[in-house]
Context: one part of a larger RNA
Molecule: large-subunit ribosomal RNA, domain II
Organism: Haloechinothrix halophila YIM 93223
RNA sequence: GCCUGCGAGUUAGUGCUGCGUGGCGAGGUUAACCCGUGUGGGGUAGCCGUAGCGAAAGCGAGUCUGAAUAGGGCGUGUGAGUCGCGUGGUCUAGACCCGAAGCGGAGUGAUCUACCCAUGGCCAGGGUGAAGCGCCGGUAAGACGGCGUGGAGGCCCGAACCCACUUAGGUUGAAAACUGAGGGGAUGAGCUGUGGGUAGGGGUGAAAGGCCAAUCAAACUCCGUGAUAGCUGGUUCUCCCCGAAAUGCAUUUAGGUGCAGCGUCGUAUGUUUCACACCUGGGGUAGAGCUACUGGAUGGCCUAGGGGCCUUACCGGGUUACCGAAGUCAACCAAACUCCGAAUACGGGUGUGUGAGAGUGCGGCAGUGAGACGGCGGGGGAAAAGCUUCGUCGUCGAGAGGGAAACAGCCCAGAACGCCAGCUAAGGCCCCUAAGUGUGUGCUCAGUGGAAAAGGAUGUGGGAUUGCCCAGACAACCAGGAGGUUGGCUUAGAAGCAGCCAUCCUUGAAAGAGUGCGUAAUAGCUCACUGGUCAAGUGGUCCUGCGCCGAUAAUGUAGCGGGGCUUAAGCACACCGCCGAAGCUGUGUCAUUGACACAUGAGAUCCGCCCAUGCUUUCGGGUGUGGGUGCAGUCGUGUUGAUGGGUAGGGGAGCGUCGAUCAUCCAGGGAAGCCAUGGCGGAAGCUAAUGGUGGAGGGUGGUCGAGUGAGAAUGCAGGC
Numbered sequence: 001g002c003c004u005g006c007g008a009g010u011u012a013g014u015g016c017u018g019c020g021u022g023g024c025g026a027g028g029u030u031a032a033c034c035c036g037u038g039u040g041g042g043g044u045a046g047c048c049g050u051a052g053c054g055a056a057a058g059c060g061a062g063u064c065u066g067a068a069u070a071g072g073g074c075g076u077g078u079g080a081g082u083c084g085c086g087u088g089g090u091c092u093a094g095a096c097c098c099g100a101a102g103c104g105g106a107g108u109g110a111u112c113u114a115c116c117c118a119u120g121g122c123c124a125g126g127g128u129g130a131a132g133c134g135c136c137g138g139u140a141a142g143a144c145g146g147c148g149u150g151g152a153g154g155c156c157c158g159a160a161c162c163c164a165c166u167u168a169g170g171u172u173g174a175a176a177a178c179u180g181a182g183g184g185g186a187u188g189a190g191c192u193g194u195g196g197g198u199a200g201g202g203g204u205g206a207a208a209g210g211c212c213a214a215u216c217a218a219a220c221u222c223c224g225u226g227a228u229a230g231c232u233g234g235u236u237c238u239c240c241c242c243g244a245a246a247u248g249c250a251u252u253u254a255g256g257u258g259c260a261g262c263g264u265c266g267u268a269u270g271u272u273u274c275a276c277a278c279c280u281g282g283g284g285u286a287g288a289g290c291u292a293c294u295g296g297a298u299g300g301c302c303u304a305g306g307g308g309c310c311u312u313a314c315c316g317g318g319u320u321a322c323c324g325a326a327g328u329c330a331a332c333c334a335a336a337c338u339c340c341g342a343a344u345a346c347g348g349g350u351g352u353g354u355g356a357g358a359g360u361g362c363g364g365c366a367g368u369g370a371g372a373c374g375g376c377g378g379g380g381g382a383a384a385a386g387c388u389u390c391g392u393c394g395u396c397g398a399g400a401g402g403g404a405a406a407c408a409g410c411c412c413a414g415a416a417c418g419c420c421a422g423c424u425a426a427g428g429c430c431c432c433u434a435a436g437u438g439u440g441u442g443c444u445c446a447g448u449g450g451a452a453a454a455g456g457a458u459g460u461g462g463g464a465u466u467g468c469c470c471a472g473a474c475a476a477c478c479a480g481g482a483g484g485u486u487g488g489c490u491u492a493g494a495a496g497c498a499g500c501c502a503u504c505c506u507u508g509a510a511a512g513a514g515u516g517c518g519u520a521a522u523a524g525c526u527c528a529c530u531g532g533u534c535a536a537g538u539g540g541u542c543c544u545g546c547g548c549c550g551a552u553a554a555u556g557u558a559g560c561g562g563g564g565c566u567u568a569a570g571c572a573c574a575c576c577g578c579c580g581a582a583g584c585u586g587u588g589u590c591a592u593u594g595a596c597a598c599a600u601g602a603g604a605u606c607c608g609c610c611c612a613u614g615c616u617u618u619c620g621g622g623u624g625u626g627g628g629u630g631c632a633g634u635c636g637u638g639u640u641g642a643u644g645g646g647u648a649g650g651g652g653a654g655c656g657u658c659g660a661u662c663a664u665c666c667a668g669g670g671a672a673g674c675c676a677u678g679g680c681g682g683a684a685g686c687u688a689a690u691g692g693u694g695g696a697g698g699g700u701g702g703u704c705g706a707g708u709g710a711g712a713a714u715g716c717a718g719g720c
Stems, first nucleotide, its partner, number of pairs: 001720006011093003015090010027048003033042003052059002062074004096234002099231001103224006114198009123188001125157003128153001132149006161185003165182005200216001202212003237654006247260005261368002263365007272358001274353008287340001288338002294334003298330004305323002307320005371396010401412003416589004421585003427579003430563003436576001438575006449565001455549002459546010476533005482506003487501003512527001516525002590644009603635003607630010655709001657706010673693005678687003
């Protein structure tokens, strides 16, 4: 990992409450227990209901409060219960199942290990050479020195022994801590054998929260114990109908819960709902505005006041390219400004339409209370975020199908089932790839299309406006471009051309006291300006369509899905076709739900009454069978309309397993089970159809009862 088996809403309570159904009914019902075996008979204590009010005594259709015959509160008036059975929920219990870390009690452990006690054992070899002692030297005597001797030391080197610092291996190991090579201690606070002691909030600890039997921030075993778990996981057959929420308030509350909101089922009401039209309301948002307020804020005019300067004994006066309130002119700004003020939205009324899983009340049962993205309107942030927080709408959530290459939240569109039929939506129609190499007129040359800004540019199309121009423009070419004068100043120089000032006059067709290059300064070249040649357009500005540059990343083109595309297969406008979905239509079928019609003695079931009859009797009756008759309910058939995506969840209808009971069947002429084939049903499933295997029990119908359905729980056991 797979296979097989096992594996999770149970049971109890004369609990509470709803629904279904049955008995009796102003009543209903027994409990313990007894008789004893008949789902029998007895048993009336008790409980619920029939009356309430009050704390109570108590009174009573009233009562309590109160002084009250007042008012007020709760009742009456409006009468259905009760006892079973089944089922939904709830309460108390382990309460759907598995799961803690832990807490407490009683015990078991020091054969591991920590420390201690008693008694034993062990430490090759080598080195160093303390004290003391002896001798010699030395001294007044010492001290002291030397040479020997001596053999001290948590001394040195290094085996056994003990340890575990480094590194490599090992890491499903040879090993649940090892191996190799090195390393440290090795006469000591040394190592070690045997016996003994200390026990769990306790021991022991040269102290690491270390160790106390591979377990230690409180050992292990059993018990309390099925501790508790607002947490995680799991929770087993089918089909049908409806179908949410991720919000508000509160919460030692924030991943929980209560109430409300939203779902479903029942019941009541019966259009009250919703849409549109009209009528009628309130509003202070968008916008706008501000000598209409409150504030902000720019410039001008004007000026109170202040500052500077001058004058002045004081008083004062003058002046000012200083500041400047108020006023005034003009142009502005505001979520917490408003003289104004929409569109929408919202409330009310009337009418019309719709009749839909509309609305509302009451009751049973829930789930949800982490939301996500997108459009629009706001706050926070940085007019950041696949950011965050509100409002509103949509989608996803719980939604399949088509498009967007792929792509929960975007666009189209809401899937009951079948069909080798049709029409469309979004989006598409050269090939991949269904459908146009469609039509008309333009644009683009950048592969722009098929990513991007400030900014830049004689790209190119369209529009507007303006200058010059056959009295000859623009461009090109030929020629001129002068004189006073080297203007003045400055300067070493300054002569059009470093800089400052001025910028005139003359000749002329025209020529600046000079546009640029140049020189040390001149010179030189050139321009403005003018004439000629030529011959028809040539400049400026603004708006706009499409393009260009700006443009740099990591495997390989790689920013159209690809191929590929240039009067497009790109872009714009217009038009005609077609393709395209689970949409719509056609056609057949199923289910749910409504309407209408028919049948409702044609039948069945149930109940009541009558008649006949069997059994029984405590003579009241009870019970069975047959016939007749009657009310209500259920079951029917046909036509037609609507509806049928679905998570949590609510409701409904069924299938299957095991067993009990009643009825009825099968079986050695072959039961169950198993295998194969076929058949039936809308599914769970069924098959007493056939064949094989098997060898002794089993089926069907009604009712009842459950240890009743497996793929998941790091599920449990076994097998492989």